[in-house]
Formats: sequence, C1' cells, structure tokens
RNA sequence: UCAUCAAGAGCAGUCGAGGGAAUGGCCCCAUGACACUGCGGCAACCGCCAUAAGGUAUGGUGCCAACUCCAUCGGAUUACAUCCGGCAGAUGA
Repeated sequence: UCAUCAAGAGCAGUCGAGGGAAUGGCCCCAUGACACUGCGGCAACCGCCAUAAGGUAUGGUGCCAACUCCAUCGGAUUACAUCCGGCAGAUGA
C1' cells in the first nucleotide's frame, strides 16, 4: 500500500486471578480466567489441485465465547432502533 473482518472451529495438563487492545457498557471467570504446553479442529490469506464452481490441511501464516462483543467520530431515517461511512484494531499478501 492492497484485500478481508455476519461464516467456521476445543479438549486435556500446568499455573493460580484475572481477561475480553484503550475508555464506557456489557460479558467471561475458583464448576479455574489469562498464559504456556500437548493433542485436536477450522479454513481467512498465500501455496497446491481444478477451465471454473470448488476442493485440499502435506507446506508458510492465522484462528478456535459473544458481529472486530457493543458503542466511541460523522451522517440517514420521527424515537427505540437499524443502516451507511470514518477512526482505531486484527489477519494476510
């Protein structure tokens, strides 16, 4: 810089109180969070196969609570709320 972010996918062991990026909300958590390890899984990008649709998980990354959990800035619709765009963030090339 570009693309994508409404789909998908968890068990065990160790540790022991925090975690969900910031703030607010809301939520997860001693029926064990977060982190690490093992195994398993998903398939977003690259790769590979295929004319394509699509497939593959052997390779490089990534991921496996909640829409990127929701809102933060601006706009549209009377309000609730919904939608659109932006900022920020994440992932890949």
Description:
This is a predicted structure of a 93-nucleotide RNA (SAM riboswitch aptamer (S box leader)) from uncultured Caecibacter sp. Of the family's consensus pairs, 97% are formed in the model. Model confidence (mean pLDDT): 82 of 100. RNAcentral holds the sequence, with entries from MGnify. NCBI's taxonomy places the organism under Bacteria, Bacillati, Bacillota, Veillonellales, Caecibacter.